[in-house]
Context: one part of a larger RNA
RNA sequence: CGUGCGAUACUUGAAGGGGAGAUCUCCUCAGUACGAGAGGACCGGGAGAUACAGACCUCUGGUGUUCCAGUUAUCCUGCCAAGGGUAGUCGCUGGGUAGCCAUGUUUGGAAAGGAUAAGUGCUGAAGGCAUAUAAGCACGAAGCCCACCUCAAGAUUAGGUAUCGUGUUCUGUAGCAAUACAGGACGUAGGCACCUUGUAGACUACAAGGUUGAUAGGCUGCAGGUGUAAGCCUCGUAAGGGGUUAAGCUAAGCAGUACUAAUAAGCCAAACG
Numbered sequence: 001c002g003u004g005c006g007a008u009a010c011u012u013g014a015a016g017g018g019g020a021g022a023u024c025u026c027c028u029c030a031g032u033a034c035g036a037g038a039g040g041a042c043c044g045g046g047a048g049a050u051a052c053a054g055a056c057c058u059c060u061g062g063u064g065u066u067c068c069a070g071u072u073a074u075c076c077u078g079c080c081a082a083g084g085g086u087a088g089u090c091g092c093u094g095g096g097u098a099g100c101c102a103u104g105u106u107u108g109g110a111a112a113g114g115a116u117a118a119g120u121g122c123u124g125a126a127g128g129c130a131u132a133u134a135a136g137c138a139c140g141a142a143g144c145c146c147a148c149c150u151c152a153a154g155a156u157u158a159g160g161u162a163u164c165g166u167g168u169u170c171u172g173u174a175g176c177a178a179u180a181c182a183g184g185a186c187g188u189a190g191g192c193a194c195c196u197u198g199u200a201g202a203c204u205a206c207a208a209g210g211u212u213g214a215u216a217g218g219c220u221g222c223a224g225g226u227g228u229a230a231g232c233c234u235c236g237u238a239a240g241g242g243g244u245u246a247a248g249c250u251a252a253g254c255a256g257u258a259c260u261a262a263u264a265a266g267c268c269a270a271a272c273g
Base pairs, nucleotide, nucleotide: 001154005165006164007163008162009161010160011159016151017150018149019148022050023049024048025047026046027045028044034039052108053107054106055105056104060102061101062100063099067095068094069093070092071091072087073086074085075084076083077082113145114144119139120138121137122136167186168185169184170183171182172181173180174179190268191267192266194210195209196208197207198206215261216260217259218257219256220255221254222253224250225249226248231244232243233242234241235240
């Protein structure tokens, strides 16, 4: 820009594109058919497993650059105590929320149909026989077309369904008027911009919100983590132990709460032939 008014949602799927497509073992049938025996099935039914792929984080774990604790050396806050800095832009060590992740969890390959390949047949002449082939007909693969998942109406044949809006006014022309036409302004549905953001993300886009508000921060509560803070009391000569105390602290989690910030203002915007 188009999709012959402007929009907001949800969709159909033509033609086509992409993905997927795997294998093994065991049980049963059955120690049956077959075979002198040794051995040992097809078909059918069932149960597991491996690799691969998708999704996810309840569980098991990893990470988690500062969430908690321990600890060495040294310096600082005058000293004690308590803290802070540096030792890799985590000093070292033990743990660890969210997120991300796999080694974890879960799901998948199925079944059915169509036309076939090699191959197997029926009927059957040429060629009184024979012959799956010449006419005709029937089977037959993990492969092909479908089926399964997915993209997709710029599918210019531009689809479908539902809902919302299509108003006011000025100037000019025509007209007695109603009104019609042309041009302009405001502005409805709606959109953009701006702002708070994240399930999204390089930017953009997408998504959630913008006071008729829980969008982010803060605060409060909870969960989860760490593991019993400081101060005080007490026991011990002391290092240290015990009590107050399952304490104190606590990121990204879950709720609640307008305290802070999303204020106000702005821009575009619809009936053609």
The part of an RNA shown here (large-subunit ribosomal RNA, domain VI) has 273 nucleotides and comes from a Candidatus Omnitrophota bacterium. The prediction has a mean pLDDT of 87. Its Rfam family is "Bacterial large subunit ribosomal RNA".